[in-house]
RNA sequence: GGGGUGUAGCUCAGUUGGGAGAGCGUCGGCCUUGCACGCCGAAGGUCAGCGGUUCGAUCCCGCUCACCUCC
Numbered sequence: 001g002g003g004g005u006g007u008a009g010c011u012c013a014g015u016u017g018g019g020a021g022a023g024c025g026u027c028g029g030c031c032u033u034g035c036a037c038g039c040c041g042a043a044g045g046u047c048a049g050c051g052g053u054u055c056g057a058u059c060c061c062g063c064u065c066a067c068c069u070c071c
Base pairs, nucleotide, nucleotide: 001070002069003068004067005066006065009024010023011022012021018055026042027041028040029039030038048064049063050062051061052060
């Protein structure tokens, strides 16, 4: 210098640009003599950062940061 990745505590989805999500985990409830399993529910997010485009940005553009990879 080229390419890629960055979204919940963890692993990851998320394309026409308009609702932020799943599984696991955590917490509460039900069940049980009690635990586990199972079922129901809840909390939890600066969508890496800054700026731009747009009525509107996780998504498009520029720069920066971290990590992976190639030269």